This is a predicted structure of a 72-nucleotide RNA (transfer RNA) from a Patescibacteria group bacterium. The prediction has a mean pLDDT of 82. Its Rfam family is "tRNA". Gene Ontology term of the family: triplet codon-amino acid adaptor activity. About the family: Transfer RNA (tRNA) molecules are approximately 80 nucleotides in length. RNAcentral holds the sequence, with entries from ENA and MGnify. The source organism's lineage runs through Bacteria and Bacteria candidate phyla. The same sequence occurs in records of 2 taxa.

């Protein structure tokens, strides 16, 4: 220098035009226990940034940023 892939809660990950953005671990609260743990219930918490297309974008397009793999 070139090609390709990825970016979603603190962590892992699903969702590929219209969802209340699903789930697990973790956090917090309540229940349970003499107490702790386990367990049950509840709760807070996320779409990398800027433009474009569209009635509507986490999803599609372009650019940027960051990460990974390969080639030179």
């Nucleotide at each position: 220098g070139g090609a390709c892939c990825c970016a979603u809660a603190g962590u892992c990950c699903a969702g590929u035009g219209g969802u209340u953005a699903a789930g697990a671990c973790g956090g917090c609260g309540c229940g349970u226990u003499u107490a702790c743990a386990c367990c049950g219930c509840g709760u807070a918490g996320a779409c990398c940034c800027c433009a474009g297309u569209u009635c509507g974008a986490u999803u599609c397009u372009g650019g940027g940023u960051g990460g990974g793999u390969c080639c030179a």